[in-house]
RNA sequence: GCGGGCGUGGCGGAAUUGGCAGACGCGUUGGAUUUAGGAUCCAAUACUCCGGUGUGCAGGUUCAAGUCCUGUCGCCCGUA
Numbered sequence: 001g002c003g004g005g006c007g008u009g010g011c012g013g014a015a016u017u018g019g020c021a022g023a024c025g026c027g028u029u030g031g032a033u034u035u036a037g038g039a040u041c042c043a044a045u046a047c048u049c050c051g052g053u054g055u056g057c058a059g060g061u062u063c064a065a066g067u068c069c070u071g072u073c074g075c076c077c078g079u080a
Stems, first nucleotide, its partner, number of pairs: 001079007010026003019063001027045006046053002056072005
């Protein structure tokens, strides 16, 4: 250089013939329980005061995009 795969909350990871984004788990915080702790149970946990915004970044298609198209960045694999 060429070909292919991947990129989603603090972390892992779902959501695919385009139709409620973040299910589920871990972690964290608060509470219940306990003499205390562990375990267990309940609640909260992307950003934002609200309105809104948010799937690496920038565009496009569409009533509607994490998903399709174009460009681009990063990582991984293959190849010379």